Notes: This is a predicted structure of a 72-nucleotide RNA (transfer RNA) from a Eubacteriales bacterium.
RNA sequence: AGGCAGAUGGUUUAAUAGUUAGAACGCCGCCCUGAUAUGGCGGAAAUCCGGGUUCGAUUCCUGGCCUGCCUA
Numbered sequence: 001a002g003g004c005a006g007a008u009g010g011u012u013u014a015a016u017a018g019u020u021a022g023a024a025c026g027c028c029g030c031c032c033u034g035a036u037a038u039g040g041c042g043g044a045a046a047u048c049c050g051g052g053u054u055c056g057a058u059u060c061c062u063g064g065c066c067u068g069c070c071u072a
Base pairs, nucleotide, nucleotide: 001071002070003069004068005067006066010025011024012023013022027043028042029041030040031039048064049063050062051061052060
C1' cells in the first nucleotide's frame, strides 16, 4: 500500500430477502430465609460515526475511525 472479515445493553451474543431489537450472565427493587445462597416476580440498560436510497434502515449503498486476518 492492497484485500477480506467484524463492530448490537456492563459482558457474551441473536435478529437482516427492510416495517415491534431478543436472550444468557451481571445490576436494581420486592417476595421467600433467623441470615446468606438458591428460587419466584418486576425493572433499568444497546445497533461504531457521517451521508445516501426508502413511507420506513441493525439490515441495502457509500465515506471515515477502530479491531483481527491475509498479501506485498
It was read from a public genome assembly. Its Rfam family is "tRNA". It is annotated as a transfer RNA.